The RNA shown here (SAM riboswitch aptamer (S box leader)) has 113 nucleotides and comes from uncultured Ruminiclostridium sp. NCBI's taxonomy places the organism under Bacteria, Bacillati, Clostridia, Oscillospiraceae, Ruminiclostridium. The sequence is in RNAcentral, with records from MGnify. Its mean pLDDT, the model's own confidence on a scale to 100, is 83.
RNA sequence: CUUAUCGAGAGCAGCCGAGUGACAGGCACGUUGACGCUGCAGCAACCGUCCGAGGUUUCGGAAAAGGUGCUACUUCCUGCGCCUAUUGGGUUAUCCUUUCGGCGGAAGAUGAG
Numbered sequence: 001c002u003u004a005u006c007g008a009g010a011g012c013a014g015c016c017g018a019g020u021g022a023c024a025g026g027c028a029c030g031u032u033g034a035c036g037c038u039g040c041a042g043c044a045a046c047c048g049u050c051c052g053a054g055g056u057u058u059c060g061g062a063a064a065a066g067g068u069g070c071u072a073c074u075u076c077c078u079g080c081g082c083c084u085a086u087u088g089g090g091u092u093a094u095c096c097u098u099u100c101g102g103c104g105g106a107a108g109a110u111g112a113g
Base pairs, nucleotide, nucleotide: 001113002112003111004110005109006108011040012039013038014037015036019029020028021027023079024078025077026076041071042070043069046067047066049062050061051060052059053058075107080104081103082102083101085099088096089095
């Protein structure tokens, strides 16, 4: 850089000791020890493996011994744009603004290349 996925799922112990959830704002977690590291356990099924179909490159299924990943909060929420509804303003214009919801995007994370 390309591509797929991100509303599901799955925690205990030991060590450490003040911050942590990427960034900003909000909200949350944290000396009843968070975050991180290690061990064990677990979740899932991306790669790989096996089976079947199709026929290169795809689709469906199985297992969980291999390579990763993950085990607070929807990627914790929002961030940019559009749309429905809605609040208020107004110089009436293709305007500004509040709030809920929907869609897409950006950013990020993980796998594969």